The RNA shown here (c-di-GMP-I-GGC riboswitch aptamer) has 93 nucleotides.

[in-house]
RNA sequence: GCUGAAAAAGGCAAACCCGUCGAAAGACGGGGACGCAAAGCUUCCGGUCUACCGUGCCGAAUCGAUGGCACCAGGACAGCGGGGCCACCAGGU
Repeated sequence: GCUGAAAAAGGCAAACCCGUCGAAAGACGGGGACGCAAAGCUUCCGGUCUACCGUGCCGAAUCGAUGGCACCAGGACAGCGGGGCCACCAGGU
C1' cells in the first nucleotide's frame, strides 16, 4: 500500500423517553439500542430540511395589520451521496 468473509481487543449509538438550548430545522447531557468497518474529523461539490431576516405575491377597488404562499441571506444534517484528512483490529501479500 490492498481487502473487510469470519473472528476478536475495543468503539459509536437510530427510534423513543427525560432535562437544557434554539424561531425552526436541530444540537448537547442522561437513559436506551435500530444499526454502523470509519456511524472518527471536515460543508469543498451535490442533495434534503429549516426560514428569526429580506424580496415578491395573495389577502385587497383604495390606505393597510395579523396571517398565508413562493423564493432567499443565514442556519441544520458528516447516521443522504461524493471529495479531503486521520486512525483501531483482522486477513492476505